[in-house]
Molecule: transfer RNA
Organism: Candidatus Aenigmarchaeota archaeon ex4484_224
């Protein structure tokens, strides 16, 4: 150089036009003589930029990052 997939809390992912969910971690609290465990409650995310929609994380083009796969 092409051709195909893929990007969402710190990490792992589910959402594929209408409220953005879940698991593990973080924090309080409540259990304990304390820590683990266990129960309660919360904070934390759609990669950027631009189109199309009443609406976009999802559809469309551009960058960008990553993988795999010709050359």
């Nucleotide at each position: 150089g092409g051709g195909c997939c893929c990007g969402u809390a710190g990490u792992c992912u589910a959402g594929u036009g209408g409220u953005a969910g879940g698991a593990c971690g973080c924090u309080g609290c409540c259990c304990u003589c304390a820590c683990g465990c266990g129960g309660c409650a919360g904070a934390g995310a759609c990669c950027c930029c631009g189109g199309u929609u009443c609406a976009a994380c999802u559809c469309c083009g551009g960058g960008c990052g990553g993988g795999c796969c010709c050359a």